[in-house]
RNA sequence: GGGCGGUUAGCUCAGUUGGCUAGAGCGUCUCUUUGACGUAGAGAAGGUCAGAGGUCCGAAUCCUCUAUCGCCCA
Repeated sequence: GGGCGGUUAGCUCAGUUGGCUAGAGCGUCUCUUUGACGUAGAGAAGGUCAGAGGUCCGAAUCCUCUAUCGCCCA
């Protein structure tokens, strides 16, 4: 230099080739249970979907560029 893949909650990841309000597990917080902790049960908070632009009635999803991580080729 060229090609491919990843980037979504604090962490690990889903999101079915565009359509309701973006989800799960773990973690955190609150309540119940306990003498207390833990376990268990109930509930809650937490997201500019890496950034910018574009297409579209509508974008996490499609297109372009940028950033970053990984792999391959040279």
About this RNA:
Model confidence (mean pLDDT): 81 of 100. Transfer RNA from a bacterium, 74 nucleotides, folded computationally. Rfam family: tRNA. Gene Ontology term of the family: triplet codon-amino acid adaptor activity. It was read from a public genome assembly.